[in-house]
RNA sequence: AUCUGAAAAGGGCAAUUCCAUCGAGAGAUGGAAGCGCAAAGUCACCGGUCAAACUGAUCUUCGACAGCGGGAUUGCCAGA
Numbered sequence: 001a002u003c004u005g006a007a008a009a010g011g012g013c014a015a016u017u018c019c020a021u022c023g024a025g026a027g028a029u030g031g032a033a034g035c036g037c038a039a040a041g042u043c044a045c046c047g048g049u050c051a052a053a054c055u056g057a058u059c060u061u062c063g064a065c066a067g068c069g070g071g072a073u074u075g076c077c078a079g080a
Base pairs, nucleotide, nucleotide: 002080003079004078005077012037013036017032018031019030020029021028022027035067041073042072043071045070046069047068048065049064050063052061053060
């Protein structure tokens, strides 16, 4: 540097549900809990899904999702 994640150690994250707060909403944050995850770290670049506005409809605009897929980038442990 590349590849792999069967086992181990130290740790990390947190779906869903409940409670509280914020938001018009999709959703976000905190607490409890723990489905699962080796990038379930980060980035809306491409596709996708969802909310709102507009329209007869499409288009479009604007926002959300990184735990939908791809891509970019950084990274722990072990093994080869």